[in-house]
C1' cells in the first nucleotide's frame, strides 16, 4: 500500500428493515440473612445540575421531523492479499 470486518456503561453484550438508547449477565454499592462471612434475596448503578432539565452510542461532518443504524471523512483495534 490494496479489501473486508468491527468500535455502545467498569467489563461481556442487545437494540432485525431508521422512531426517541443501554435489554440480559458480570462486577460494584447497600439493605435483609448469619456468631461473622460466604451463598442467597431485594433495591440502586452513565455524566453535568440543588431542581426543572441537559449531554452522551470512537472522533468531526451530512442526510432526515427523527440516526448506535444511512452517507463522507478521520482514528482505533483484528484479519486477508500483496
Nucleotide at each position: 500500500g490494496c479489501c473486508c470486518g468491527c468500535c455502545u456503561g467498569g467489563c461481556g453484550g442487545a437494540a432485525c428493515u431508521g422512531g426517541u438508547a443501554g435489554a440480559c449477565g458480570c462486577g460494584c454499592c447497600g439493605a435483609g440473612c448469619u456468631c461473622a462471612a460466604a451463598c442467597c434475596u431485594c433495591g440502586g448503578u452513565g455524566c453535568c445540575g440543588c431542581g426543572a432539565g441537559g449531554c452522551a452510542u470512537c472522533c468531526g461532518g451530512g442526510u432526515u421531523c427523527g440516526a448506535u443504524c444511512c452517507c463522507c471523512g478521520g482514528g482505533g483495534c483484528g484479519g486477508g492479499c500483496a

This is a predicted structure of an 82-nucleotide RNA (transfer RNA) from Brachybacterium kimchii. RNAcentral holds the sequence, with entries from ENA. The organism belongs to Brachybacterium, within Bacteria. Its Rfam family is "tRNA". It is annotated as a transfer RNA. About the family: Transfer RNA (tRNA) molecules are approximately 80 nucleotides in length.